[in-house]
RNA sequence: AGAGUUUGAUCCUGGCUCAGAACGAACGCUGGCGGCGCGUUUUAAGCAUGCAAGUCGAACGGUAGAAUGGUGCUUGCACUAUUCGAGAGUGGCGAACGGGUGAGUAACACGUAGGUGACCUGCCUUUGAGUUGGGGAUAGCUCAUGGAAACAUGAGGUAAUACCGAAUAACACCUUACUACUAAUUAUGUAAGGUUAAAGCUGCUAAGGCUGCGCUUGAAGAUGGACCUGCGCCUCAUUAGCUUGUUGGUGGGGUAAAGGCCUACCAAGGCGACGAUGAGUAGCCGGCCUGAGAGGGUGAACGGCCACACUGGGACUGAGAUACGGCCCAGACUCCUACGGGAGGCAGCAGCUAAGAAUCUUCCGCAAUGGGCGAAAGCCUGACGGAGCGACGCCGCGUGAACGAUGAAGGCGGAAACGUUGUAAAGUUCUUUUCUUGGGGAAGAAUAAUGAGAAGAGGGAAUGCUUUUCAGAUGACAUUAACCAAGGAAUAAGCCCCGGCUAAUUACGUGCCAGCAGCCGCGGUAACACGUAAGGGGCAAGCGUUGUUCGGAAUUAUUGGGCGUAAAGGGCGCGUAGGCGGUUAUAAAAGCCUGGUGUGAAAGGCUGAGGCUCAACCUCAGUUUUGCGCUGGGAACUGUAUGACUAGAGUUGUAGAGGGGAAACUGGAAUUCCUGGUGUAGGGGUGAAAUCUGUAGAUAUCAGGAAGAACACCGGUGGCGAAGGCGAGUUUCUGGCUAACAACUGACGCUGAGGCGCGAAAGCGUGGGGAGCGAACAGGAUUAGAUACCCUGGUAGUCCACGCUGUAAACGAUGUGCACUAAGUGUCGGGGUUUAAACCUCGGUGCUGUAGCUAACGCGAUAAGUGCACCGCCUGGGGAGUAUGCUCGCAAGGGUGAAACUCAAAGGAAUUGACGGGGGCCCGCACAAGCGGUGGAGCAUGUGGUUUAAUUCGAUGAUACGCGAGAAACCUUACCAGGGCUUGACAUAUACUGGAAUGUCUAAGAGAUUAGGCAGCCUUUUCGGAGGCUGGUAUACAGGUGCUGCAUGGCUGUCGUCAGCUCGUGCUGUGAAGUGUUGGGUUAAGUCCCGCAACGAGCGCAACCCCUGCUGUCUGUUGCCAUCAUUAAGUUGGGGACUCAGACGGUACUGCCGGUGACAAACCGGAGGAAGGUGGGGACGACGUCAAGUCAUCAUGGCCCUUAUGUCCUGGGCUACACACGUGCUACAAUGGCAGGUACAGAGCGCUGCAAGACCGCGAGGUGGAGCGAAUCGCAGAAAGCCUGUCUCAGUACGGAUUGGAGUCUGAAACUCGACUUCAUGAAGUUGGAAUCGCUAGUAAUCGCGCAUCAGCAUGGCGCGGUGAAUACGUUCCCGGGCCUUGUACACACCGCCCGUCACACCACCCGAGUUGGGGGUACCCGAAGUCGCUAGUCUAACCAGCAAUGGAGGACGGUGCCGAAGGUAUGCCUGGUAAGGGGGGUGAAGUCGUAACAAGGUA
Repeated sequence: AGAGUUUGAUCCUGGCUCAGAACGAACGCUGGCGGCGCGUUUUAAGCAUGCAAGUCGAACGGUAGAAUGGUGCUUGCACUAUUCGAGAGUGGCGAACGGGUGAGUAACACGUAGGUGACCUGCCUUUGAGUUGGGGAUAGCUCAUGGAAACAUGAGGUAAUACCGAAUAACACCUUACUACUAAUUAUGUAAGGUUAAAGCUGCUAAGGCUGCGCUUGAAGAUGGACCUGCGCCUCAUUAGCUUGUUGGUGGGGUAAAGGCCUACCAAGGCGACGAUGAGUAGCCGGCCUGAGAGGGUGAACGGCCACACUGGGACUGAGAUACGGCCCAGACUCCUACGGGAGGCAGCAGCUAAGAAUCUUCCGCAAUGGGCGAAAGCCUGACGGAGCGACGCCGCGUGAACGAUGAAGGCGGAAACGUUGUAAAGUUCUUUUCUUGGGGAAGAAUAAUGAGAAGAGGGAAUGCUUUUCAGAUGACAUUAACCAAGGAAUAAGCCCCGGCUAAUUACGUGCCAGCAGCCGCGGUAACACGUAAGGGGCAAGCGUUGUUCGGAAUUAUUGGGCGUAAAGGGCGCGUAGGCGGUUAUAAAAGCCUGGUGUGAAAGGCUGAGGCUCAACCUCAGUUUUGCGCUGGGAACUGUAUGACUAGAGUUGUAGAGGGGAAACUGGAAUUCCUGGUGUAGGGGUGAAAUCUGUAGAUAUCAGGAAGAACACCGGUGGCGAAGGCGAGUUUCUGGCUAACAACUGACGCUGAGGCGCGAAAGCGUGGGGAGCGAACAGGAUUAGAUACCCUGGUAGUCCACGCUGUAAACGAUGUGCACUAAGUGUCGGGGUUUAAACCUCGGUGCUGUAGCUAACGCGAUAAGUGCACCGCCUGGGGAGUAUGCUCGCAAGGGUGAAACUCAAAGGAAUUGACGGGGGCCCGCACAAGCGGUGGAGCAUGUGGUUUAAUUCGAUGAUACGCGAGAAACCUUACCAGGGCUUGACAUAUACUGGAAUGUCUAAGAGAUUAGGCAGCCUUUUCGGAGGCUGGUAUACAGGUGCUGCAUGGCUGUCGUCAGCUCGUGCUGUGAAGUGUUGGGUUAAGUCCCGCAACGAGCGCAACCCCUGCUGUCUGUUGCCAUCAUUAAGUUGGGGACUCAGACGGUACUGCCGGUGACAAACCGGAGGAAGGUGGGGACGACGUCAAGUCAUCAUGGCCCUUAUGUCCUGGGCUACACACGUGCUACAAUGGCAGGUACAGAGCGCUGCAAGACCGCGAGGUGGAGCGAAUCGCAGAAAGCCUGUCUCAGUACGGAUUGGAGUCUGAAACUCGACUUCAUGAAGUUGGAAUCGCUAGUAAUCGCGCAUCAGCAUGGCGCGGUGAAUACGUUCCCGGGCCUUGUACACACCGCCCGUCACACCACCCGAGUUGGGGGUACCCGAAGUCGCUAGUCUAACCAGCAAUGGAGGACGGUGCCGAAGGUAUGCCUGGUAAGGGGGGUGAAGUCGUAACAAGGUA
């Protein structure tokens, strides 16, 4: 620091996800040790048991009991003295600390900084004064009573540092006067008057007193608290108004103290958009986690503050509490009970129960630190110190080290070689951290009491006081840490991952199953993604998963984002609050800058040291603590105050343009209707029609009249307006704008949350109006349907007046204002200059374009550039602009506006393709123009289907179907039935064994096969044997036309012989890509030329190759024959001239001429030429497409079968037959059939062959065999044609199917199932519906010939020649293709994508008659405890008066009033649960119906 994921690819926007760190964690697997930490986050749920706050006898009365002594003596009792001393009580101090928890609390609760001139403070420290003298009670105790208990009551008597008077007392307090500081009610001092205290105990003693600890009263300090204030402090506005003690004042009360804190009266205030009130949530902070930081999250442990102690209320005591282990009352719960009444509060430490994913021992000790009490010893202390449990976290250590190759065995992979596990192991040598056993053994302990000294102060002896030295008890942990010795590698490794992100791969199993998954996504038979194994990677006593937080996320953007099209500018204006604001001078110093100072606790963090062997941990020093306060200084900028200015803004005057607005009046054209005339059969409407209209006279035409609405031409990216919007003319009223020049005001400005106003169309209300148009509606068409598009009608509405609505793609999808920043060119309205043109300038409105900006498109002085000010808005898609609440509206609806749930995308711009019922250009037997067919018939052949034991398999739109098959009677053959074989029909190797090989015979059998016989005896040799061939046995293995063409190679089809497909370098673009290859011409062609940021190149095109057409040279046999001879015959001699054959050459290149064209390429015409513009034909098929075809040609991975899915044999089948289709043959006849005669080819083939002449047969053919391995011989008669005759339009002398008979040939064998001949038979068919195919010249059509396969079998296939046409105007249309361009929501690419209803399942949500909880409020009722007030009923020790009785003061109890918790009644609000039924939404497998959108998406 980034990465994955939207796409075919790209850039951007944008969400989702990952890598990091952390945790009081939990879960899964695993687990050796130690140190340091941490450990109910859940129900502030309930709790058994034990402990957690006591102490002081040196405050007091007293004292059970024990020990010792003494006295009395009833000799085991009483008294007494000393020592020790329990329990209870009075009294003092403490119990308000320490410890726990976070329920409540949004608050001066907390943090920070201040204030108190408005306060308190026990113990402690310093300092002053004092501590005199009296009195009356009471607990304990004794006696008695009630009660189950808890406990209570009465009588008697007793003490104090308990209680109460008195004395004394001021620097205290109160009142008054004076002085002085201050903002102030204060402080100090003076004077006068008044008021208020106390307690003793211990030690020593020379008995005088002294000491120590106390007590009282002052002053000051310290500590702790109380109150007040500034600032900071969560979410919701779908909470907008709240408040009556409320806000203030006066008097009074109350408090330690200010204060409506309380009360009476008076006033009517106070708070709030800078968020009051309400609701929800929450203890706050130092800190902790994260982060570069700013921030975000958090508030466990440690520390500070607050709050609470079963729930609610209340006071008492006290220095301090409204009191966790105190009290009273109410409530809920639990327990005891004798039923009358009582007791209790673990959110202290342990522990228990329930809850939960989840959190420990009913341990040891006061040895240390700290606290309470005490003079002290000491006692108490679940604070604390320790131990235990838990890998919960952090840190450290170990599980051995070195050597060790035959690279062991085993595993895994591989066809094998071999690789890997792996120096890993074994083995050898060594070490002992850890472990086990044993041994001694630190530090934590300082001192106290006490003892012994020393010094000092004081007038001073002693006890003492202050300082100090030495000695001096005490250890929970603890079998401590650390150390030493012995033993022995001994006791100790797992978890996750291995498709990408992300380090690390192979095999097997599985087969969209089982499963994985954080995201993208894996799995449908070769899974690096599932499971297992092996190997590898990572971390390590842990490793993974889950959850949560921050980060990455600049994805809430202060640092640090955006708003034309991605989400996002308010429809427009006026304007309030607010924010911001021109030039200049002065003042002051609020902001601002700077110095000093206080504070910002400690811990923590950082840096540097130090201590535990290191580290974690701990200690020390420094620093940080960015903040707030006080104070000194500065004055540029902002603000404030005062004054000035004119450049912003505005006012007045002169002038100008304009569909700006409102009202009234007027006008013509058109339309419809009405009346009348002329006139006759249609009109109207459409793609075509029909509804409609018309002989009752339409349409058309002429004249007249009526009505309403809209204003042609001008008219224009022209004008005006803030926007919506505004268009005939005239008049009136009225708003704004512009330019120039003067004068004036003097910052008066900009923006603008709320607010107010305007605001198209449609719609609503009331009243008018209604010609045309025209939702709804009706009819006619179209259609599968047509609730649409088209047509005929037609109501609301459209128009006017008044009122409402308040929304639009209200768009420039671009908020308003100001300033700055290249040019060019139009246009509207002004001005200047000028004769005019041109030029300059201001304000609008357009286009092009530089810089710059932008993801790109694009914007570009009218900014989307550069800045400033202010407002509005956005934060993934869907759900949804929905629900709900509130609000506006007559309604329709508008404004504001969520969540659950769901997806991993949704989206913008641009790119390349593909596609379009988009466009342009061009080509092709593509259409058209022609010729001939197919589709109808019969037959042949292939396919489908059906059938069958089997009808083997494959090919299936074009691109399967006379295709694989260039020959199914057996064989072929793969299929079926039956019969056999199992190392096999075939290959290789090894071992053993027999035999040459081979030929032939017999028997059984359908045959395969089985049994037997005969003949035959290889090569070599060291004579043992070896080798070749062959049979048998055994083992490895063979074999498979079994599956997968979607695992493959090779081969092939098709687009398509279409003209395309690409690359290098350069350039352009962020990039995908583009350019080149586009453009202008031209071509059959990306063929060539020109131009051009391209220049070149490759695969294709063309050419090179073959055949054919002309010709030359050479060669002439088997070919040829002009001349010479010869013959029946080129038969022979001869010849090389010709034909022909073979080989090698030549020829054609737009080369020449004319024209067109751009001076090019090229095209048109012509000449010459056998041939003319690639001469004709062939071979040749670019990058690629169709997962096209073929595992059955062959090859091949994987899978499957192995006495069978292999192999052999016999027979059958592939030849079936209601039917459907393709491809053909023959025909339907006279351009013909039949008969006779007669002429002319080319290319092939031939020894398992072709076969002549001759003979036989009507014929197929037979007999026989000359010649020929072929320019020699043969197949071999070419046919159509030509000549002659006949048939005469008919199912025929056409046509030949079918059937019967007789034959021929091939072959072991023609039954299933061959071809041919002959005689007889003589079917359909009279030119073929919709539709559809081929062909552009030696072509179509027509005619025959040959070949391959082959024993035989050709209408098929492949070739050959003969005869030999017609037509093409042309490119509108159909099909296919090429190029350019355009749109796109397609990219599996239109056979694409995709929308809505309905049906089914599931999920969350909304409404909902109701029902059931929780919380707050208001009104009223009842009213506990208790404070406060009133009262004088009862009782009453201290003090006063009195001789006394008694009275007084005061107090207690009682009564009563206000307030008052819980409770009750009523009412409305907020918020949950549940719910019949209703509603839409989301998601689901290949459901149903249509086809709305994307192309002009077929009606943009």
Annotation
This is a predicted structure of a 1500-nucleotide RNA (small-subunit ribosomal RNA) from a metagenome. The RNAcentral record of the sequence draws on SILVA. The coordinates come from a structure-prediction model, not an experiment, and the mean pLDDT is 83.